[in-house]
């Protein structure tokens, strides 16, 4: 860095659909239908992989978020009435 679990981001209902993924098809590197589809984002743990680095970018100790299509509704905190 990258990939996989598993965990947080207060919960839930509707709608639209991009990317994706399923299935049919077609003039088949893409394109049309249909159906799924608004945590895919970040932060944290654990394990795998690649690379670089050579004793700091490590150990220990301490804090601890920021987003996330449109409507709505629970609930939380704070102001004002």
């Nucleotide at each position: 860095c990258g990939g996989a679990c598993c965990g947080a981001g207060a919960g839930g209902c509707g709608c639209u659909g991009c990317a994706g993924c399923g299935g049919a098809g077609g003039u088949c590197a893409c394109c049309u239908c249909c159906g799924c589809g608004a945590c895919g984002c970040u932060c944290g743990g654990u394990c795998c992989g690649a690379u670089g680095c050579c004793g700091a970018c490590g150990a220990c100790g301490a804090g601890u978020a920021a987003g996330g299509g449109c409507g709505c509704c629970u609930c939380c905190c704070c102001a004002u009435c």
Molecule: SAH (S-adenosyl-L-homocysteine) riboswitch aptamer
Organism: Pseudonocardia oroxyli